Background:
This is a predicted structure of a 1524-nucleotide RNA (small-subunit ribosomal RNA) from a Pseudomonadota bacterium. Its mean pLDDT, the model's own confidence on a scale to 100, is 81. Taxonomically the source falls in Pseudomonadota (Bacteria, Pseudomonadati). Its Rfam family is "Bacterial small subunit ribosomal RNA".
[in-house]
RNA sequence: UUUUUUAAGAGUUUGAUCCUGGCUCAGGAUGAACGCUAGCGGUGUGCCUAAGAUAUGCAAGUCGAGCGGUCCCGCAUUCUGCGGGAUAGCGGCGGACGGCUGAGUAACACGUCCGAACUUACCUUCAUCUGGAGGAUAACCUGUCGAAAGAUGGGCUAAUACUCCAUGGUCCCUAAACUGAUCUUUAAUCUAGUUUAGGGUAAAGGCUGUAACUGGCCGGAUGGAGAAAGGCGGGCGGACUAUCAGGUAGUUGGUAGGGUAAUGGCCUACCAAGCCUAUGACGGUUAGCUGAUCUUAUGAGGAUGGUCAGCCAGAGGAGCACUGAGACACGGGCUCCACGUCUACGGACGGCAGCAAUUAGGAAUAGUUGGCAAUGGGCGAAAGCCUGACCACGCGACACCGCGUGCGGGAAGAAGCUCUUCGGAGUGUAAACCGCUGUGGUAGAGGAAGAAGUCCCGCAAAAUGCGGGAUUGACGGUACUCUACUAGAAAGGGAUCGCUAACUGCGUGCCAGCAGCGGCGGUAAUACGUGGAUCCCAAGCGUUAUCCGGUGUUACUGGGCGUAAAGCGUGUGUAGGCGGUUUUUUAGGUUGGUUCUAAAAUCCUUCUGCUCAACAGAAGGACUGGAACCAAUACCAAAAAACUUUGAACUUUCUUUAAGGAAACUGGAAUUGGUGGAGGAGUAGUGAAAUGCGUUGAUACCACCAAGAACACCAGUGGCGAAGGCGAGUUUCUAGAAGAAAGUUGACGCUGAGACACGAAAGCUAGGGGAGCGAACCGGAUUAGAGACCCGGGUAGUCCUAGCCGUAAACGAUGCCUGCUAGCUGUUCUUGUCUAGCUUUGCUAGAGAGGGAUGGCGAAGCUAACGCGUUAAGCAGGCCGCCUGGGGAGUACGGCCGCAAGGCUGAAACUCAAAGGAAUUGGCGGGGAGACACACAACUAGUGGAGCAUGUGGUUCAAUUCGAUACGAACCGAAGCACCUCACCAGGGUUUGACAUGAUAGGUGUUUAGGGCCACGAAAGUGGACACCGACCCCACUAAGUGGGGACCUAUCAAAGCUGUUGCAUGGCUGUCGUCAGUUCGUUCUGUGAAGAGUGCCCUUAAGUGGGACAACGAACGAAACCCUCAUCCUCUGUUAAAUCUUCCAGAGGAGACUGCCCCGCAGUUUGCGGGGAGGAAGGAGAGGCAGACGUCAAGUCAGCAUGGCGCUUAUGCCCUGGGCGACACACAUGCUACAAUGAGUCGGACAAAGGGUUGCAAGCGCGCAAGCGUAAGCUAAUCCCAAAAAUCGACUCUCAGUGGGGAUUGAGGUCUGAAACCCGACCUCAUGAACGCGGAAUUAGUAGUAAUCGCGGAUCAGCCAUGCCGCGGUGAAUACGUUCUUGUCUCUUGCACACACUGCCCGUCAAGCCAACAAAGUCGGUUUUAUCUGAACUCCGCUUUGCGGAGGAGGAUAAGACCGAUGAUGGGGACUAAGUCGUAACAAGGUGCCCGUUCUGGAAGGAGUGGGCGAAUCACCUCCUUU
Repeated sequence: UUUUUUAAGAGUUUGAUCCUGGCUCAGGAUGAACGCUAGCGGUGUGCCUAAGAUAUGCAAGUCGAGCGGUCCCGCAUUCUGCGGGAUAGCGGCGGACGGCUGAGUAACACGUCCGAACUUACCUUCAUCUGGAGGAUAACCUGUCGAAAGAUGGGCUAAUACUCCAUGGUCCCUAAACUGAUCUUUAAUCUAGUUUAGGGUAAAGGCUGUAACUGGCCGGAUGGAGAAAGGCGGGCGGACUAUCAGGUAGUUGGUAGGGUAAUGGCCUACCAAGCCUAUGACGGUUAGCUGAUCUUAUGAGGAUGGUCAGCCAGAGGAGCACUGAGACACGGGCUCCACGUCUACGGACGGCAGCAAUUAGGAAUAGUUGGCAAUGGGCGAAAGCCUGACCACGCGACACCGCGUGCGGGAAGAAGCUCUUCGGAGUGUAAACCGCUGUGGUAGAGGAAGAAGUCCCGCAAAAUGCGGGAUUGACGGUACUCUACUAGAAAGGGAUCGCUAACUGCGUGCCAGCAGCGGCGGUAAUACGUGGAUCCCAAGCGUUAUCCGGUGUUACUGGGCGUAAAGCGUGUGUAGGCGGUUUUUUAGGUUGGUUCUAAAAUCCUUCUGCUCAACAGAAGGACUGGAACCAAUACCAAAAAACUUUGAACUUUCUUUAAGGAAACUGGAAUUGGUGGAGGAGUAGUGAAAUGCGUUGAUACCACCAAGAACACCAGUGGCGAAGGCGAGUUUCUAGAAGAAAGUUGACGCUGAGACACGAAAGCUAGGGGAGCGAACCGGAUUAGAGACCCGGGUAGUCCUAGCCGUAAACGAUGCCUGCUAGCUGUUCUUGUCUAGCUUUGCUAGAGAGGGAUGGCGAAGCUAACGCGUUAAGCAGGCCGCCUGGGGAGUACGGCCGCAAGGCUGAAACUCAAAGGAAUUGGCGGGGAGACACACAACUAGUGGAGCAUGUGGUUCAAUUCGAUACGAACCGAAGCACCUCACCAGGGUUUGACAUGAUAGGUGUUUAGGGCCACGAAAGUGGACACCGACCCCACUAAGUGGGGACCUAUCAAAGCUGUUGCAUGGCUGUCGUCAGUUCGUUCUGUGAAGAGUGCCCUUAAGUGGGACAACGAACGAAACCCUCAUCCUCUGUUAAAUCUUCCAGAGGAGACUGCCCCGCAGUUUGCGGGGAGGAAGGAGAGGCAGACGUCAAGUCAGCAUGGCGCUUAUGCCCUGGGCGACACACAUGCUACAAUGAGUCGGACAAAGGGUUGCAAGCGCGCAAGCGUAAGCUAAUCCCAAAAAUCGACUCUCAGUGGGGAUUGAGGUCUGAAACCCGACCUCAUGAACGCGGAAUUAGUAGUAAUCGCGGAUCAGCCAUGCCGCGGUGAAUACGUUCUUGUCUCUUGCACACACUGCCCGUCAAGCCAACAAAGUCGGUUUUAUCUGAACUCCGCUUUGCGGAGGAGGAUAAGACCGAUGAUGGGGACUAAGUCGUAACAAGGUGCCCGUUCUGGAAGGAGUGGGCGAAUCACCUCCUUU
């Protein structure tokens, strides 16, 4: 460089976004456990907890060919015998292997690679021997003691037991000589060899064979070699902890000796004072180590060490040795301790972490099986014996693998179940049914491999050779094969809101419950429970636990530190890390090659064997590691020698600079105090006040004096310093920096853990000082309170000297050093050059070029964004420090420092699913700017006070039906409550019903429709009688009539009905912001994105109205316009007058107004605004209406209507009578009438508009005081009627009074409507004649034909409680300076910790509950150290030797500690917990800007002082920059 292969994410912080960051999930795995379920087989695997305790059986014996005996059997028996078997004892070998476990151990224990001073029974091999002698002792016999275990006395006996003598080598020891090696020589050494001399140590027999010997076999002894083991030493590797920093006296080394198989402080004596340690000693905690296993991208890593294999360690807890080749010995011994068993109480015995098994513990882990047939082991000459090693079987879905529970056909599709829009759909070819097959099952038949050997005979004999025969299988009549029969016995678990594949019904109703995270559940839950359906796995499926992954979330590969967690406050420097140029050498790192090793198993590839697979076998690869050797030399390293304006430092000359530091001296202004003068009532202070000071003379003024502290102007994003910090002047001492020019050294450098030094303010100690200021404290205010803000005082302190403290928002929130990467523009220091001027050894000014420092803006680039940008947060290198979710907590404990305050270091339990950064859109602000509105202001009339009307609340009631209830409910739904309405209450009735449709059955022409009659009843209705009356439509056949159908009636069933519930399930409609000017879209552009631009800016408008400019260009819904009414004119038409014409009137259709024209002013032009004019009926939207954008308020309405769900169904339905909706201490709202003279009353006169009218309006006439009654013309309406308009005008009366104002209330009598005016109607007449004399705080409407005032009409309606509502016209004002304030709205901008959006968010004490940790007088337990005393077994030493003495020694006791843990009255804090208390500290300028350090103080948040920061808003100014 190429090719191939290779790595996945998701949910959760927000209204939304990007980032940071944690939590959680999907995967794989397990010696697992638990839940539900379960057909078969194969292969594996199975006490992870109590290295707790164990009943019972077995797990190590064997050899008679080592020995003496004993017993039994067979043969022969006269004796002697022969043969076979068994056997306690002596003796030999083996019990050090095999098997189990992981307590201890952080160590040469393990892994790996090396090394030298060693040992080895059995085995193989070589060489040489194997002669002689002797005394005992078990067994046995016989006593004694003892419960037993056993002990012991006496006597006999054997050996391959034991002892002695001999022999002996290349064996061992000692000495000498020589050779060789090391060494520069001598000397010395040798864990090299040779020779010589002296000394020392051996042995055992047995079997067989032979007539016997020689033989054969098995042994015995010595020495050597091999094989295979074992012991010892070293390098390297693998846990945590520094809140363990110093440890160590046999300790480190040497000499000599002892000891051992062997080296060595392994042990002893002496000598020296060493040795280990920040590359982590010592201590503490945890842990058997490895091959490997799991996971992962089969990368790097991380976790684990069960089965199998290697090593180590242990055998109830400790110590000790003996025997032996080998042990300090699992099934040997001694002693102590704990525990247990037996006991005659004197003593004995025991050790399952062997196989089974039991018990305990635990979530949990198997049979007291068979066999030595195979493999392996021990003994034996062998046969053989032994072998819980092992081979097999058994139990467990514990894991992996394989198979099955059928296969084919079979309906537009059964039943059941579920859902349903009631039509149907799903389950579903699924079943039934038909055909087929037989893995499996049952029965039967056959039936292995695993067997190699061994024995006997024969042949050969060199053999482990050959031939023949006999014989050996636990598993097991098992695997497997064949035959017959049989679809028969064989499917579940989990899930179904998102992540995550899969949806519906019912039940429940923040309950019950779910939940891995987000979260679900408060009456329509795909999230709970259940049914159906579906999805995923499948003899399993889920859950829990643990590990890895995902997580680049500890980052070696591969992260970060301006604001998210994170740069030490700053420097000087040690160790360490890193380091300029050239040459030579070396070859440690590095690279290459070779060799050895990296056990086997495992892993990978290929092949093979079990029918496949799991599993197993074979071959190869790999095991990325370690060691040795040989090379290479670019780089790093080491050694040596050089170089350098190329790093750094230094010297000299020259110049400059500054609040750098320390000390001394000096100065003026101000403040305060004092003295004196003069003066005479206040002063001071605040939002406003008061406390305070002042007639004992203050303040203000003048003069003088004193004191202390700080240094105006200059002064500047100016300067200096490492940082903290530094500001009057002069002098002295002193550190530094920059520049220019010469020279010297020659990498001397950079960084810097520890260490050391400096380090604001506050604070501390001691001594001074003390003017001003000023924590605490004392007063005065404010306030609900005010431990504060404000005011008056005032102590520490602030100042100086000496010492401590060592922290700050110690900030550029940005460690130091070096190099590289566009510029533009300021300030400052400085060096040359040029120019000009001048007061010319120089000064000033300017230009341009360098170097240093300090600012602003910006390319590239970076950044999550904000922003940074040669002074980097860009691109790289070196070194240090720091971070790893939020809270707990910079807290506790421990240590160090400090006089103290406190500082440095610095956790855990527990708890949450977030905490956080930047930016976006809104909303909000006691932020800013602009604008508008009867919003304020100005004016008019009111409301709030009275009486009444009406509505509401409350109360009452049998019921006072229900709803509306901030603006935006309250003369609202209701444009009409006596009955009805009506929904409420009491009572009486009724049940397919008052109403609709359908089904079934029945009824019908002298009758079961209906009417009439009788009884009861308040009615509804119920009951009765029948001698009463009594029937419609269509069709067919027909003379009548019959039949059928409809209608009607009865019964039953589907279903009706409900003003019952949910307006928070809904439709529709409506209110409100608001007739406010806004709300959006398409394309495009900007931004990672949410989003933005457009829609912002300037001008203008009632208006996002219009214009200009512009990364925008267009468009839509709104605004405007269109539409209606009115005002003017024109045209046409002409009912209503007897006619004509004009006007008027009415209807229909048009015209007209657009800042269009002229002048002026303002705004840069345009658009426009303002003033004036002409014309015109009207002038700048002519007046009014209709029309209400996107949306907001879960706003209102299920009682107008419609409607889902739920509820009632002899009642929550329906009918009726009566009552209630009209109650009445009271409170509120909306009105009416008034309080009077601008009036009231009486009389007379005048002028409208718009409406309504046949169940109606009613003229006129008559009667009545009147309401009205009677009669009645006209009018289906421009014709007739209601209909009188009223205020007004004229005249008269009243004359300021509760009056002739006011009319409430009450009495009496009437009229009308209506079945019916008692509750509860209106009106009329007479009488009565209340409050009320203009209304507190507060508050409403109105800007012109408006307010005010006056009357008229209509709807609803029998009538009317209407003073209400909707309309109509008459008369007809006042005022607006203006936008500071109040309310509301719009736009822009700014801050925000708000987004349910300020009625937001949120802090702390207190009170309650609960949880974990801390401290604590102590108490208890464990581990451990030191000292003293005691001390078993055993070992060693000594001796006067069979027992003593000494030394060591497990354990025990005492004393003093150290560490760890448990518990502890109580104490202080912390976390958590829908609706507790007190305040309101923070977020907006959060209403006193906030925060950091420190000190004081207060119920609490907190407040105040002092210094610091900006991570504060707003306004102004200065400076700098960008744009124009």